[in-house]
RNA sequence: AAUGGAGAGUUUGAUCCUGGCUCAGGACGAACGCUGGCGGCGUGCUUAACACAUGCAAGUCGAGCGGAAAGGCCCUUCGGGGUACUCGAGCGGCGAACGGGUGAGUAACACGUGAGCAACCUGCCCUUAGCUUCGGGAUAGCUCCGGGAAACCGGAAUUAAUACCGGAUAUGACUGCGGCCGACAUCGGCCACGGUGGAAAGUUUUUCGGCUAGGGAUGGACUCGCGGCCUAUCAGCUUGUUGGUGAGGUAACGGCUCACCAAGGCGACGACGGGUAGCCGGCCUGAGAGGGCGACCGGCCACACUGGGACUGAGACACGGCCCAGACUCCUACGGGAGGCAGCAGUGGGGAAUAUUGCGCAAUGGGCGAAAGCCUGACGCAGCGACGCCGCGUGGGGGAUGAAGGCCUUCGGGUUGUAAACCCCUUUCAGCAGGGACGAAGCGAAAGUGACGGUACCUGCAGAAGAAGCGCCGGCUAACUACGUGCCAGCAGCCGCGGUAACACGUAGGGCGCAAGCGUUGUCCGGAAUUAUUGGGCGUAAAGAGCUCGUAGGUGGCCCGCCACGUCCGCUGUGAAAACUCAGGGCUUAACCCUGAGCUUGCAGUAGAUACGGGCGGGCUAGAGGUAGGUAGGGGAGAAUGGAAUUCCCGGUGUAGCGGUGAAAUGCGCAGAUAUCGGGAGGAACACCGGUGGCGAAGGCGGUUCUCUGGGCCUUACCUGACACUGAGGAGCGAAAGCGUGGGGAGCGAACAGGAUUAGAUACCCUGGUAGUCCACGCCGUAAACGUUGGGCGCUAGGUGUGGGGUCCUUCCACGGAUUCCGUGCCGCAGCUAACGCAUUAAGCGCCCCGCCUGGGGAGUACGGCCGCAAGGCUAAAACUCAAAGGAAUUGACGGGGGCCCGCACAAGCGGCGGAGCAUGUUGCUUAAUUCGACGCAACGCGAAGAACCUUACCAAGGUUUGACAUACAGGGAAAAGCCGUAGAGAUACGGUGUCCGCAAGGGCCCUGUACAGGUGGUGCAUGGCUGUCGUCAGCUCGUGUCGUGAGAUGUUGGGUUAAGUCCCGCAACGAGCGCAACCCUCGUCCUAUGUUGCCAGCGGGUAAUGCCGGGGACUCAUAGGAGACUGCCGGGGUCAACUCGGAGGAAGGUGGGGAUGACGUCAAGUCCUCAUGCCCCUUAUAUCUUGGGCUGCAAACAUGCUACAAUGGCCGGUACAGAGGGCUGCGAGACCGCAAGGUGGAGCGAAUCUCAAAAAGCCGGUCUCAGUUCGGAUUGGGGUCUGCAACUCGACCCCAUGAAGUCGGAGUCGCUAGUAAUCGCGAAUCAGCAACGUCGCGGUGAAUACGUUCCCGGGCCUUGUACACACCGCCCGUCACGUCACGAAAGUCGGCAACACCCGAAGCCGGUGGCCUAACCCGUAAGGGAGGGAGCCGUCGAAGGUGGGGCCAGCGAUUGGGACGAAGUCGUAACAAGGUAGCCGUACCGGAAGGUGCGGCUGGAUCACCUCCUUU
Repeated sequence: AAUGGAGAGUUUGAUCCUGGCUCAGGACGAACGCUGGCGGCGUGCUUAACACAUGCAAGUCGAGCGGAAAGGCCCUUCGGGGUACUCGAGCGGCGAACGGGUGAGUAACACGUGAGCAACCUGCCCUUAGCUUCGGGAUAGCUCCGGGAAACCGGAAUUAAUACCGGAUAUGACUGCGGCCGACAUCGGCCACGGUGGAAAGUUUUUCGGCUAGGGAUGGACUCGCGGCCUAUCAGCUUGUUGGUGAGGUAACGGCUCACCAAGGCGACGACGGGUAGCCGGCCUGAGAGGGCGACCGGCCACACUGGGACUGAGACACGGCCCAGACUCCUACGGGAGGCAGCAGUGGGGAAUAUUGCGCAAUGGGCGAAAGCCUGACGCAGCGACGCCGCGUGGGGGAUGAAGGCCUUCGGGUUGUAAACCCCUUUCAGCAGGGACGAAGCGAAAGUGACGGUACCUGCAGAAGAAGCGCCGGCUAACUACGUGCCAGCAGCCGCGGUAACACGUAGGGCGCAAGCGUUGUCCGGAAUUAUUGGGCGUAAAGAGCUCGUAGGUGGCCCGCCACGUCCGCUGUGAAAACUCAGGGCUUAACCCUGAGCUUGCAGUAGAUACGGGCGGGCUAGAGGUAGGUAGGGGAGAAUGGAAUUCCCGGUGUAGCGGUGAAAUGCGCAGAUAUCGGGAGGAACACCGGUGGCGAAGGCGGUUCUCUGGGCCUUACCUGACACUGAGGAGCGAAAGCGUGGGGAGCGAACAGGAUUAGAUACCCUGGUAGUCCACGCCGUAAACGUUGGGCGCUAGGUGUGGGGUCCUUCCACGGAUUCCGUGCCGCAGCUAACGCAUUAAGCGCCCCGCCUGGGGAGUACGGCCGCAAGGCUAAAACUCAAAGGAAUUGACGGGGGCCCGCACAAGCGGCGGAGCAUGUUGCUUAAUUCGACGCAACGCGAAGAACCUUACCAAGGUUUGACAUACAGGGAAAAGCCGUAGAGAUACGGUGUCCGCAAGGGCCCUGUACAGGUGGUGCAUGGCUGUCGUCAGCUCGUGUCGUGAGAUGUUGGGUUAAGUCCCGCAACGAGCGCAACCCUCGUCCUAUGUUGCCAGCGGGUAAUGCCGGGGACUCAUAGGAGACUGCCGGGGUCAACUCGGAGGAAGGUGGGGAUGACGUCAAGUCCUCAUGCCCCUUAUAUCUUGGGCUGCAAACAUGCUACAAUGGCCGGUACAGAGGGCUGCGAGACCGCAAGGUGGAGCGAAUCUCAAAAAGCCGGUCUCAGUUCGGAUUGGGGUCUGCAACUCGACCCCAUGAAGUCGGAGUCGCUAGUAAUCGCGAAUCAGCAACGUCGCGGUGAAUACGUUCCCGGGCCUUGUACACACCGCCCGUCACGUCACGAAAGUCGGCAACACCCGAAGCCGGUGGCCUAACCCGUAAGGGAGGGAGCCGUCGAAGGUGGGGCCAGCGAUUGGGACGAAGUCGUAACAAGGUAGCCGUACCGGAAGGUGCGGCUGGAUCACCUCCUUU
């Protein structure tokens, strides 16, 4: 010195990035909604430049003139006259070209800025000099006459002037000639002489005027440099066009106009065309640079109903003048006339929308006038509008019982809230009353003169009195609850809310924000670095042109000199005022206003500087190019030629198949194929070498030889001397496919045909096969034309391969080593990157040039243009629609991806299920009801460890309503329970009997009433709790550290090992937690202690017999406590680690068997009908009681079991051995009765004592002999037993009789790895009894098999791909069908714009003519003539109009085309995983559709193997 820069939401499961959308800010001439107290200052038709009723907006001068119509005064003979206080109309002068309005047109010297004018004009004003003389003829008015409806017009007579005309004089002007000076090219200035044609006006007391000429000032005209819109889907435009000569015209230069001559002029630095638009000072925004705008105020321009034209004038082509044409409106006597609010008010109309038909000339300014003065809708004021800015007020202090009311509530309270009430105080503003301005300067002799306005201001009076709303409260964004609603109604700026607990809808309470306003809408800037100059990008996100050459342009090496264009610095002029900033001042403050300074970033001029860029000149050699010598190569073109192979033809041999596939078939073959041998024909391609090897600009290039030819590299340092780089347009080249003409055609092979596959198969597979593939010539011009990476130059660590060349060392050679240049790979540092990755071959650091990008879709499409034979290519939008679309990476999940590992997962076995009958459960059906729940695994012998009543929730019928049950209060009562009787199906009702505790109060009970009860009613998707499942799978996490921008990673991966994330080793990790394991229970061995109800070896007693008894503690057992097992020991393997294999010992060996134990989590898994519980619902019913019924219903299907089909068996007889349990409303012995179920009876036992209790298979003996049986037992008949109030619906059991299906079970499927499966019985819970064949336990007998991990299923770890994340039961594509919307094409139709050709041609200027008319001057006495002028007529130009064919633009359009969008439509499955045929690009053909196939290309393809290269050791 400088005062200046904020972000957020939204793509994902999460992350980073890219990228769009949206929001917070400010502003407005605004409008709309709700609301509204006062004042000041501003401001107010943005639309129809639409049409306008009415009034006003430009007049003035009698001191220019003739005059006197009206009024006043005087006189009057009432006819009139005078006066000039004054003045209508008229002549004349000045003004009317200013002021005021509007923005239609205009893309232009219109505007801004700076110059030029030696190419010009300028009334009034200032200044200087001079003059102001002599004459003349008319005319308006007035008067008279006439025409007309009017507007207005004609004629006659008469008259004045500062009106008009002539003469004189005159500096000057013009012109001719001569001279001098100045320059800027044409030229300018001065002097002398001659010629030509030119002045004047009066009035008057002064004064004021008039004329000529010079100067000034002011205003204007013209010219030029520079500057400021969009469009190239407008690329060529132009004939007065460009220039010249001459002429005309103008105030003036000039093609401004005309004649002639020349053929020029403009344009990619955007001409011409189209669209849009008044420009600027400034205003809004922004940190600025910018962007947007051009209301008010100021400057300029343009316009004045539309178009054209001139007249007058100093000035106009004239807003309130004229003429013409047109449209419109009005008047009319129909003959003809009048008009122009984009002045101020005002009206209609349009519109979302914009005011009073106000007051005044008092001030400021303007016109006229000598002045007074007149005029002034300019202006000053007032009115209306919260339209904006600014200021003020709606009260201040105190006041807790924290009142009432409202709202919420966990019912305690909280909040509204000091808010109110109440007490004290104040009085701004509004109201009333009194006083009351500045603005006044000027003018005038004086008097006098204020619209605003009785306004501002001052004083007084009364009383808190008259004065608050609007928006919002899910996040962004400040502010939360309740009720209502129930994807409805609605909200919404974006994300998104609403489907019964909505802080998001509506209402209320409360809160937040602003406040006489508050919100909404619209527009602009900002945020947006989202067009990036400041200040962006292009490998994969959008974006490098397929490649090269090259024009314009841009950029450019080293040294010297000159110039001074850029550049830098000083000074000068200008950059109007207002605005803005600062300082000061004036209205009580502010807004507002005034003064000063700054600013005005610019342009022009001038004096300097010369480093850099540039120009000119000179030099240099490092860039570039050339010479010379070498050298590698599938570089290109043409011609020739070779062998292998396929196919075909001929012949030989030979026989039944060949071929093809996942398997087949079509096809070929006995007319001899395939196979094989020989011979021949023809076309195409060139094995091995061959290589991240070579060459080329790219596309691309591969046998060999020859000819022609392009480029590179190395060496040399002889030459040129910046000759260079890039490259808009342009040109050439350009794979495959495709096109044209003509050849050729072996193989392959779109289309096509057939065969398969399939639900279909317009495909994948197979057999054939046409275009094509090949050649020549000509087109096409596109590809994932890719390194998805434009070209050039320089700089910035290395390492290691490989191709080509040079040098040095070494060397017989071949090698080898070092170094250097050029190419081509890999790895890697710094750096960069969103990350992936790139990294001297950059995606690093810089410079130069070009191309390209700006959300997704629509769309590389439409239209237009250019190219092409066509196919098509190049260029390239919009409407509409979405809030995303994307890139990279992360964690998961998934894969018909990969690797490793585990599990009765498969395999190996044993036994089942699926077939039969029955049982039980479920579905379905039925029903008044068949209550409800559970639905893959993980519902279905599940809730239910017990449905005849009860249970019970369901149905029918009958009852009750404070209730079957709880608590409280108030009032009342005398009974209640029980028993008996009557009615009833019962609940219940009635009657009788009965008479509780307590002294009392009261308790208990009953009735009435109020609160409330009650609900197996809903929501398991509002919940708690509990449970299932993955899964007893080995996992799931954390702290700190480290890595990464981050999500995250690491740890937890790796090498081993384990049942195990078990352990070891390694390692940027080190530790830890929940899981694993262990600790717990139980079984197995031993020891110790104790010894009843258990035990009985030894001792004793006793019995028919028995631990029966005395005793005993040895044993069994029981109950406690301990020991034991740890890979501890040995050997092998091993990283001599973990561990593993084998062995010893041991009751037991590597987790000894079993159990309990279930990590983080998943499934909105299950349960509101166990319980608990929010909310909702019912309340004489969805509550409750009762009786009866139902849950047991039966055509059918499924699930789980039982019993079987028999001889390893059935039956009969005899006989042996358990464990674990239960028992007092109980278990119930012995005994007796019954065939039996069971009954009678009751000992013992609350149980190591008694009892249930018989274990069964087994063993021994007998019988049966392969059959629907002496198997099997369903079903049915009869008779009984037991439980129970009651076995009809609907119990179990027993006996007799009956004796069904079934002879081992299709596809398929289940369990089990050892005391397991299989098989055998026993017990228990529930329970009056029982549908139990179920469930939970207990013991007895007691196997087989596992080679192994390819496959099926499930799981774990690592890795890979992904367009999935509701996570593959995912995602997703196209046709078709329906609806809506916008767009394209379209026979045509309707309109607009600009131009062209021709016709017609108004007014008017100009030109000609002017026979007709004509006062001034001339001649003439006059008549008359002349000069001059005019009407009229003719001509050029010329607006509007007409005709015509084209151009451009817009609207509509039957029909048609694709597109977008739309909770649950149809067909398929194309893509994402190897997406089940890898995908994609270009092209061609084909197909309902996605799509398929051919040819060439790409990796943006997974997987396995091999090769090569690289890294580490």